[in-house]
Context: one part of a larger RNA
């Protein structure tokens, strides 16, 4: 910018993509077959590899803003008690979140049509025979469907619902004001996200901080007190601390602007 006024939703489905995989085992059956040996078409059921798409209850890695232990050294006057730095010092753990993982749940189904090669039926040319010349069948993972994403810039621009198209003033074929419906910049954020979109809010408000309670991790905090010559242990005390996770709470920040009413 177009889709002959503006706007919010819902949506058809031209086209286009994509996926449509394999293998083992039971019944059928030790049956047709076969002299045995061996051994099915066929029709059902069940596990499974690989691929793929979603996910993070679980089991697991990550988790340098969580918790403990500890080595050296250096600061807080000193002990205690704590912080710096040394790969996050090192080491055991771990919340959310990410994790085509090593975890999870799902998918390939069926069913129709034209059909290949290939088997037919009627059947002449050419009294017979011929699946073919006219006509009608069956007959593949493969072609259309059928599945699963995108999709009206499909300019052939589709469809349906709703919701707006007021009001004033003058120097009235025109001008000024006023600014619906809705949208937008801006603002506080996000399981959205490169940038943007998108989606939640914007005080009539739980959108993010912060407080509060909870959960979760760690695992028994400091001071104090008791035993002990001391190291140290016991009691207070399943303490104390605890992101990103659930919840409630305006206590802080969501300020302040703008676009929009026409053609024929």
């Nucleotide at each position: 910018c177009g889709c002959a006024g503006g706007a919010g939703a819902c949506u058809u489905g031209a086209g286009c993509a994509g996926a449509u995989u394999c293998u083992u085992c039971c019944c059928u059956a030790g049956u047709a077959c076969g002299a045995g040996a061996g051994g099915a078409u066929u029709g059902g059921g069940a596990a499974g590899g690989a691929c793929g798409u979603c996910c993070c209850u679980c089991u697991g890695g990550u988790g340098u803003a969580c918790c403990a232990g500890u080595u050296g050294u250096c600061g807080c006057g000193c002990u205690a008690g704590c912080g710096g730095c040394a790969c996050c010092g090192c080491u055991g753990g771990g919340u959310a979140g990410c994790u085509a993982a090593c975890g999870g749940a799902c998918g390939g189904c069926c069913a129709g049509g034209a059909u290949a090669a290939g088997c037919g039926c009627u059947g002449a040319a050419g009294g017979c025979a011929u699946a073919u010349a006219a006509g009608c069948g069956c007959g593949a993972a493969g072609c259309c469907c059928c599945c699963u994403g995108c999709a009206a810039g499909a300019u052939u621009a589709g469809g349906u619902c709703u919701c707006c198209u007021u009001c004033c003033c003058u120097u009235u074929u025109a001008g000024g004001g006023u600014g619906a419906a809705g949208g937008c910049u801006c603002c506080u954020g996000g399981a959205a996200g490169a940038c943007u979109a998108c989606c939640a809010g914007g005080u009539a408000g739980a959108u993010a901080g912060g407080c509060u309670g909870g959960a979760u991790g760690u695992g028994u905090a400091a001071g104090c007190a008791c035993a002990g010559c001391a190291a140290u242990g016991u009691g207070u005390u399943c303490a104390g601390c605890u992101a990103a996770c659930c919840a409630g709470u305006a206590c802080u920040a969501a300020c302040a602007g703008c676009c929009g009413a026409u053609c024929g």
Predicted 3D model of a 264-nucleotide part of an RNA (large-subunit ribosomal RNA, domain VI) from a Gemmataceae bacterium. Lineage of the source: Bacteria > Planctomycetota > Planctomycetia > Gemmatales > Gemmataceae. The full RNA is in RNAcentral, with records from ENA. The coordinates come from a structure-prediction model, not an experiment, and the mean pLDDT is 86.